Predicted 3D model of an 80-nucleotide RNA (c-di-GMP-I riboswitch aptamer) from a Desulfobacteraceae bacterium. It was read from a public genome assembly, where an Rfam model found it.
[in-house]
RNA sequence: AAGGGAAAAAGCCAAACCUGUCGUGAGGCAGGGACGGAAAGCCAUGGAUCUUGAUCUGACAAGAUAGCCAGGUUGCCUCG
Numbered sequence: 001a002a003g004g005g006a007a008a009a010a011g012c013c014a015a016a017c018c019u020g021u022c023g024u025g026a027g028g029c030a031g032g033g034a035c036g037g038a039a040a041g042c043c044a045u046g047g048a049u050c051u052u053g054a055u056c057u058g059a060c061a062a063g064a065u066a067g068c069c070a071g072g073u074u075g076c077c078u079c080g
Base pairs, nucleotide, nucleotide: 003079004078005077012037013036017032018031019030020029021028022027035067041073042072043071045070046069047068048065049064050063051062052061053060
C1' cells in the first nucleotide's frame, strides 16, 4: 500500500417531526431537532421506487430520491 475495523481518541453528518421559503408535484433550501450512520462526503452511470405529462395500440418523455441497491471517485483514526 491492498485489505479489514470503529475498540480507543479527535471529530463529522443528521432521520422523523416543527417553522419559514421554493416547486403543479415527488421533493429541495435555511433554522430548530436527533432516528441513526465508518463514508449518511461527492457523482444520476445501471437498476429500483416516487412525481408530472403523453398514451389507453405501442410503454414513451421530463423530473425527484445518493439516508434504496449496485457502481465510480475523494477523505480522518487505527490494525496491517